[in-house]
RNA sequence: GGCAGGCGAGCGGGAGAGCCCGAUGCACCCUUGAUCGGGGGCAAAGGCGCCGAAGGAGCAACCGCCCCGGAAACUCUCAGGCCAACGGACCGCUCGGCUGCG
Numbered sequence: 001g002g003c004a005g006g007c008g009a010g011c012g013g014g015a016g017a018g019c020c021c022g023a024u025g026c027a028c029c030c031u032u033g034a035u036c037g038g039g040g041g042c043a044a045a046g047g048c049g050c051c052g053a054a055g056g057a058g059c060a061a062c063c064g065c066c067c068c069g070g071a072a073a074c075u076c077u078c079a080g081g082c083c084a085a086c087g088g089a090c091c092g093c094u095c096g097g098c099u100g101c102g
Stems, first nucleotide, its partner, number of pairs: 002101004007096007018048001020047002024043003028039003049082003055078001056076003062070002
């Protein structure tokens, strides 16, 4: 000095499905002498419906046969998510360690 693998950081790309109902809370506006009342906004327990690409779980075939074990973008939907934003499997680039090869 090179190649490969993995880790970390930064940058770029990155899907799906609800702006549903809603106890309650918070300010705001209208009205009132003050309440009461009315209005939309935000958050939200819970309910119904839905999505799969954080994480998690499962395995028909396959891995030489049986047991066992094993992957995924497949399946489930526990978790998570359902305007945008954030997040996001995964992909690419750059940088810095580590390991291996020659």
Molecule: Glycine riboswitch aptamer
Organism: Erythrobacter neustonensis